[in-house]
Context: one part of a larger RNA
RNA sequence: GAAUGAACGUUGGCGGCGUGGAUUAGGCAUGCAAGUCGAGCGAGAACUUUUAAGUGGAGACUUCGGUCAAAGCUUGGAAGGGAAAGCGGCGCAAGGGAGAGUAACGCGUGGAUACGUACCCCAGGGUCUGGGAUAGCGGCGGGAAACUGCCGGUAAUACCAGAUGAUAUCUCCGGAUCAAAGGUGUGAUUCCGCCCUGGGAGCGGUCCGCGUACUAUUAGCUUGUUGGUGGGGUAAUGGCCUACCAAGGCAAUGAUGGUUACCGGGCGUGAGAGCGUGGCCCGGCUCACUGGGACUGAGACACUGCCCAGACACCUACGGGUGGCUGCAGUCGAGAAUCUUUGUCAAUGGACGAAAGUCUGAACAAGCGACGCCGCGUGCGGGAUGAAGGCCCUCGGGUUGUAAACCGCUGUCAGAGGGGAGGAAAUUACAGGGGGCUAUCCCCCUGCAUUGACCUAUCCUCAGAGGAAGGGCGGGCUAAGUUCGUGCCAGCAGCCGCGGUAAGACGAACCGCCCAAACGUUAUUC
Numbered sequence: 001g002a003a004u005g006a007a008c009g010u011u012g013g014c015g016g017c018g019u020g021g022a023u024u025a026g027g028c029a030u031g032c033a034a035g036u037c038g039a040g041c042g043a044g045a046a047c048u049u050u051u052a053a054g055u056g057g058a059g060a061c062u063u064c065g066g067u068c069a070a071a072g073c074u075u076g077g078a079a080g081g082g083a084a085a086g087c088g089g090c091g092c093a094a095g096g097g098a099g100a101g102u103a104a105c106g107c108g109u110g111g112a113u114a115c116g117u118a119c120c121c122c123a124g125g126g127u128c129u130g131g132g133a134u135a136g137c138g139g140c141g142g143g144a145a146a147c148u149g150c151c152g153g154u155a156a157u158a159c160c161a162g163a164u165g166a167u168a169u170c171u172c173c174g175g176a177u178c179a180a181a182g183g184u185g186u187g188a189u190u191c192c193g194c195c196c197u198g199g200g201a202g203c204g205g206u207c208c209g210c211g212u213a214c215u216a217u218u219a220g221c222u223u224g225u226u227g228g229u230g231g232g233g234u235a236a237u238g239g240c241c242u243a244c245c246a247a248g249g250c251a252a253u254g255a256u257g258g259u260u261a262c263c264g265g266g267c268g269u270g271a272g273a274g275c276g277u278g279g280c281c282c283g284g285c286u287c288a289c290u291g292g293g294a295c296u297g298a299g300a301c302a303c304u305g306c307c308c309a310g311a312c313a314c315c316u317a318c319g320g321g322u323g324g325c326u327g328c329a330g331u332c333g334a335g336a337a338u339c340u341u342u343g344u345c346a347a348u349g350g351a352c353g354a355a356a357g358u359c360u361g362a363a364c365a366a367g368c369g370a371c372g373c374c375g376c377g378u379g380c381g382g383g384a385u386g387a388a389g390g391c392c393c394u395c396g397g398g399u400u401g402u403a404a405a406c407c408g409c410u411g412u413c414a415g416a417g418g419g420g421a422g423g424a425a426a427u428u429a430c431a432g433g434g435g436g437c438u439a440u441c442c443c444c445c446u447g448c449a450u451u452g453a454c455c456u457a458u459c460c461u462c463a464g465a466g467g468a469a470g471g472g473c474g475g476g477c478u479a480a481g482u483u484c485g486u487g488c489c490a491g492c493a494g495c496c497g498c499g500g501u502a503a504g505a506c507g508a509a510c511c512g513c514c515c516a517a518a519c520g521u522u523a524u525u526c
Base pairs, nucleotide, nucleotide: 001526002525003524004523006522007521008520009519010518013376014375015374016373017372018371019369020368026332027331028330030329031328032327035090036089037088040087041086047080048079049078050077051076052075053074054073055072059068060067061066097287098286099285106212107211108210109209110208111207112206113205115204116203117202120200121199122198123197124196125195126194127193128162129161130160131159137152138151139150140149141148142147168177169176170175182192183191213259214258215257220250221249222248225247226246227245228244229243230242231241232240262284263283264282265281266277267276268275269274289310290309291308292307293306312323313322314321315320340366342365343364344363348362349360350359351358352357379409380408381407382406389400390399391398392397413467415462416461417460418459419458422455423454428449430447431446432445433444434443435442436441470515471514472513473512474511475496476495477494481510482509483508484507485506491498492497
């Protein structure tokens, strides 16, 4: 000098773009963060309409004896309506967070293959016949609750059996084995699905070469250890596991142990070589209260799933239960130190759905913080008797200083009022046209209608210099000095060093220098 996820001190006008829990991977109140599909299934509350019966009795008529009667209420039937819950499908393995662990095929790079793949695309073939349950529900219970038992009965794209069977699997090449589900609809081999097979795309698993911190004041390490055979296991190779056999394997080119650490693209600095670093963003890995385990599934050994153990916290009727912010906000603690318990799905993207749409603390926006970078402003021109005041003085004057006052002008930003492009393209419905042999189904084009949470470029008008400057430093390095006070005191200080009575170095004043919405200090890197 440059740099920082900075902090501290003093000061602080506006805007844009970024960025913000680095310490306790410490504990967490509250709300939200993963649902969706009624075009898979049964059932169906509120409510609406209507009807029957009962009730009711405003009111009307009356010959005063009564008669007729609307609204409302109750119960039942029918039609519509569709909430909550349930079965089923897909999703919940993504997105979001963190860096504890890990010195390793974890990452980077270049290769390899013994493998898997839901959704998507292409191609071929199929979608037949039956069956038994179960939740919801009804009834009867247990329990403080969480939850749970028995009986009855019901549906499906849930479950099961049979048939069919190749291009699939096995094969002794003779043969053997394996599947499915329907829905919408007036209409479909044509729309949405379902089953089998082959291929693709993308994604993933596994293996290998090379590279990847410090330490020898760590020198020996290893028994499933190293290799083989048989077997098991996996989607798949393999001591991955197991039985037997052999006795190997690694190491001064640093094994083993210890310490530290996620890795890379990058970032900082530097002329470069290099050194330092890995926050934000992107790719990979790992973790989800701590430890262990599997289940489901195409995919997990699964952050807001399950089981067991532990610590902690909460509820309890003491029998027993419940929880997991390293999601977004927020809170306590510790700390020098790090934000709002905001808005919206308008855009982009994701899940589900035929779609409308629903959900989405992803995301987009807004809020807070000079935390960083950048931009703008705090006026401009004139103005000398060089006013007053301050400071210095050789008492003549000098300086502050065109600075102010005063005169003229402008209107950026902020303020007030008004206009206004854009972020919106699509989707869907309707209408018209064209194409797909017909078509109400599908595709394309045009028109009309519709969608902004938040923000606003920019323009016009109004008023008025009005609302907007500080910080550090002035002995040398190093730009900028005088006076007074103090008297090795009080103090300064990055280094050299200042201060003991004339201190340009301490404190104050005036003046000056450097930067400027910042200026200094501290820490750290080059």

Small-subunit ribosomal RNA, 5' domain from a metagenome, 526 nucleotides, folded computationally. Its mean pLDDT, the model's own confidence on a scale to 100, is 85.